């Protein structure tokens, strides 16, 4: 010191329901709460995956609404990489 994770210690986060904010959604946040989690810690750097206010494009319509498609410039770190830091010590 790297790998590696115990029914070890000392701690930690916190899913889903359901309230409040905020946001067009996805979704954050805070409360309540625990389904898990050895990085469930941090960072959208490639994939994946969710949304579609605005754009575009067709349709409808010609009075404006309307519907459908596509799109990330929005999310997601608790999908999977890859990057950064870190708590313990049996085997």
């Nucleotide at each position: 010191u790297u790998c590696c994770g115990a029914u070890a210690a000392c701690g930690g986060c916190a899913a889903a329901c359901c309230c409040g904010u905020c946001g067009a959604a996805a979704g954050a946040c805070g409360g309540c709460g625990a389904c898990g989690c050895a990085a469930a810690g941090c960072u959208a750097u490639g994939g994946a995956c969710c949304u579609a206010c605005c754009g575009c494009u067709g349709c409808a319509a010609a009075g404006a609404c309307g519907c459908a498609g596509c799109c990330a410039c929005g999310g997601c770190a608790g999908c999977c990489a890859a990057g950064c830091c870190a708590c313990c010590g049996a085997a």
The prediction has a mean pLDDT of 87. Predicted 3D model of a 91-nucleotide RNA (c-di-GMP-I riboswitch aptamer) from Anaerolineales bacterium UBA2395. It matches the Rfam family "c-di-GMP-I riboswitch aptamer". About the family: GEMM was predicted in a large-scale screen for bacterial structured RNA regulatory elements. The sequence was found by an Rfam model in a public genome assembly. NCBI's taxonomy places the organism under Bacteria, Bacillati, Chloroflexota, Anaerolineae, Anaerolineales.